[in-house]
RNA sequence: GCAGUGGGGCAGGGGAUCGCUGGCGCUGCCGGUCUCACCGGUGUCGCGGGAGGAAAGUCCGGGCUCCACAGGGCAAAGUGGUCGGUAACGCCGACCGACCGAGAGGUUAGGGAAAGUGCAACAGAAAGCAGACCGCCAGGUUGCUCCGGCAGCUUGGUAAGGGUGAAACGGUGAGGUAAGAGCUCACCAGCGGCAGUGGUGACACUUCCGGCUAGGUAAACCCCACUUGGAGCAAGGCCAAGCAGGGAGCAAGUCGCGGCUUGGCCGCGACUGCGGAUCGGCCCGAUCCGUAAUGACUCCCGGGUAGGUCGCACGAGGUGACGGGCAAUCGUCAUCCUAGAUAAAUGAUUCCCACUUGGUGUGUUGGCAUACCGAGUACAAAACCCGGCUUAUCGCCCCACUGCAGUU
RNA sequence: GGCGCGGUACGCAAACCGGUAAAGCGGCGAAGCUCAAAACUUCGUGAUCGUCUGUGAGUUCGACUCCCACCCGUGCUA
Numbered sequence: 001g002c003a004g005u006g007g008g009g010c011a012g013g014g015g016a017u018c019g020c021u022g023g024c025g026c027u028g029c030c031g032g033u034c035u036c037a038c039c040g041g042u043g044u045c046g047c048g049g050g051a052g053g054a055a056a057g058u059c060c061g062g063g064c065u066c067c068a069c070a071g072g073g074c075a076a077a078g079u080g081g082u083c084g085g086u087a088a089c090g091c092c093g094a095c096c097g098a099c100c101g102a103g104a105g106g107u108u109a110g111g112g113a114a115a116g117u118g119c120a121a122c123a124g125a126a127a128g129c130a131g132a133c134c135g136c137c138a139g140g141u142u143g144c145u146c147c148g149g150c151a152g153c154u155u156g157g158u159a160a161g162g163g164u165g166a167a168a169c170g171g172u173g174a175g176g177u178a179a180g181a182g183c184u185c186a187c188c189a190g191c192g193g194c195a196g197u198g199g200u201g202a203c204a205c206u207u208c209c210g211g212c213u214a215g216g217u218a219a220a221c222c223c224c225a226c227u228u229g230g231a232g233c234a235a236g237g238c239c240a241a242g243c244a245g246g247g248a249g250c251a252a253g254u255c256g257c258g259g260c261u262u263g264g265c266c267g268c269g270a271c272u273g274c275g276g277a278u279c280g281g282c283c284c285g286a287u288c289c290g291u292a293a294u295g296a297c298u299c300c301c302g303g304g305u306a307g308g309u310c311g312c313a314c315g316a317g318g319u320g321a322c323g324g325g326c327a328a329u330c331g332u333c334a335u336c337c338u339a340g341a342u343a344a345a346u347g348a349u350u351c352c353c354a355c356u357u358g359g360u361g362u363g364u365u366g367g368c369a370u371a372c373c374g375a376g377u378a379c380a381a382a383a384c385c386c387g388g389c390u391u392a393u394c395g396c397c398c399c400a401c402u403g404c405a406g407u408u
Numbered sequence: 409g410g411c412g413c414g415g416u417a418c419g420c421a422a423a424c425c426g427g428u429a430a431a432g433c434g435g436c437g438a439a440g441c442u443c444a445a446a447a448c449u450u451c452g453u454g455a456u457c458g459u460c461u462g463u464g465a466g467u468u469c470g471a472c473u474c475c476c477a478c479c480c481g482u483g484c485u486a
Base pairs, nucleotide, nucleotide: 001404002403003402004401005400006399007398008397009396010395012353013352014351015350016349017348018347020050021049023047024046025045027043028042029041030040031039032038052379056390057389059388060387061386062385063384064232065231066230067229071284072283073282074281076228077227078226079225080224081095082094083093084092085091096110097108098107099106100105111223112222116221117220118217119216133162134161135158136157137156138155139154140153141152142151143150144149170188171187172186173185174184175183191210192209193208195206196205197204198203236310237309238308239307245301246300247299248298249297250295252272253271254270255269256268257267258266259265260264273291274290275289276288277287278286279285317336318335319334320333321332322331323330324329354377355376356375357374358373359372360371361370362369363368409485410484411483412482413481414480415479418434419433420432427469435453436452437451438450439449440448462478463477464476466474
C1' cells in the first nucleotide's frame, strides 16, 4: 500500500428574522371574596429549558397499578451445552462440543433416537428385527466338445467386487474358505463400562476390559427437566358534568321447635340437594350469596359522558476517578438534575463556515496542491418508565488483529 | 393496548400434519368456422435460459408446506 476480520464513537456548527410548547418572574385585565391577602383564567414583556441511537417494530423481560391469592390434577405455551452476570429475560459474557474459513475470526433451538410410534419421494435387487440384479462359488441336469472344459436351465451359499441413492450395517492388512464374511487375529476409527489425572462444570486426556457396530430424523408425534395467576397508564385514585329505562331467565324436599283461624298455613333453625358468582383454559375442590321475588341475582337490549387533575419525570439515572473481575458487570467516592405534549410542541426562511463528492481551469514528472461552479449532509421523531433483541441509517473518524506485496 | 388471518403466472386460485419437472379456470396468441365479428372447437402460451411460491437466514437427504427475523395487506376487540 492492497484485501479483509472484530469492536467503539459522531450524527454537522454558528448568526439573523418569524413562530410553537410548557416552567419561573414582573405586570395589565376579568372572575371568586365585604376589604386586604390569596386563588383561578387570559394577554404582553423578560429569563432560562425543549427528542433518539434507534424515540421505530411491539419481539422478549421487569418496575408500577388494579383484580385474584386453601389446595390438587389435567391441558396449553415457552425454554433447553456448562459456569457466571442481572431486578428479570428467550438477553449478555467467558468457556466446552459441532460445523465453516488459508487466517484474524464467524455460525450454532446444542437435552433424549440401546422408552415407544411415525416418516424416507425418485432411483435401486434390497430402505429398517435388511437385501441376491449383475458378479463369484458349489451341487443337480441338458446340450456341445479339440476331453482341458464351455454354454443354458435350476437348487443353494456368498455382502469381498459392480451399479443406485442423501443414506446400503466400520477401514487397512494377514490368516481362513468351495467362494466369502469380525469367521479369527493385529493396528486404526467409533461405541459402552470400570478406574485414574486435570477442570467449579460442560468436557478433555490416559490405562484396562467388553462385544464387534449400535443408521438418520424430535424447528415429526413424543419422553425428560425447568418456567409461567390475569390484565394493562384507555392500569388506577379524586373532582366536575350528564342520563331512561325496557325485556327475558332462575333452583325444594325432609326433620325439629314455636304460633294459629286445626284446612293446613306461617315463622325460625338444622340437614341433604339445587342455582349463581369468584378463584380469567378445564375438572375436582374451596369461599360467598340465594333458594321464589319489594332479589345490591344472572343474561340481553337501550340511555348518558368523551372534561379537569393526580399518576408524570430522582431513576435498576447520567458523568468522572479509583478498585474487584479475562469479560459481561459490580462496589466506593465525588459531582449533575437533563422534554413532559394530549391529537399532540421541539419548526420555517436566509447567510457564513465545515465535511463528502462531480465538473472545469492553473501549477507539478507524478502522487498531489489550489481557484471557480454545482450536488449532497441520512434513517427517522418522545406519549407511564426502564433492561434487551430486531430492523432502518448519507457519510466520516478511532482502536486491535489477519493475509499478501514492496521498501528500509 | 390486546388477538387473529393472508401473500403462489397478467387476474382468480389448488397443492399445506415435507417427496416427481407447482394443478385448474379465466386471460393472451395462432388456426378452424363466418362476407366480417361474437359464441363455439382445436392447438399453444404463461412459474422453467437462469433466479424464482412476499424477502432473508435456518432445520432436513429434500421446504409452497416446519422454525426464526423482517416487509406488505386485511380483519376482530376495548

Two RNAs folded together computationally: RNase P RNA and transfer RNA, 486 nucleotides in total. The prediction has a mean pLDDT of 76. It holds a member of the Rfam family "Bacterial RNase P class A". About the family: Ribonuclease P (RNase P) is a ubiquitous endoribonuclease, found in archaea, bacteria and eukarya as well as chloroplasts and mitochondria. Gene Ontology terms of the family: tRNA processing, dimeric ribonuclease P complex and ribonuclease P activity.